[in-house]
Notes: Predicted 3D model of a 73-nucleotide RNA (transfer RNA) from an uncultured Coriobacteriaceae bacterium. It matches the Rfam family "tRNA". By type it is a transfer RNA. Its family is annotated with triplet codon-amino acid adaptor activity in the Gene Ontology. It was read from a public genome assembly.
RNA sequence: GGGGAUGUAGCUCAGCUGGGAGAGCGCGGCGUUCGCAACGCCGAGGCCGAGGGUUCGAGCCCCUUCAUCUCCA
Numbered sequence: 001g002g003g004g005a006u007g008u009a010g011c012u013c014a015g016c017u018g019g020g021a022g023a024g025c026g027c028g029g030c031g032u033u034c035g036c037a038a039c040g041c042c043g044a045g046g047c048c049g050a051g052g053g054u055u056c057g058a059g060c061c062c063c064u065u066c067a068u069c070u071c072c073a
Stems, first nucleotide, its partner, number of pairs: 001072007010025004019056001027043005049065005
């Protein structure tokens, strides 16, 4: 320098063919207990790596760009 993959909550990851942003763990509160753990219920936390475009509408499609991993030189 060229090719490919990944980037979504604090962490690990889903998100089907463009139309509701979600799960588990973690965190906070409540219940249960003499207390802790476990369990149950409720809740907070995201502007989907960044910028732009297409569209009535983008996590998803297109362009540019950044980071990490990987292959070829």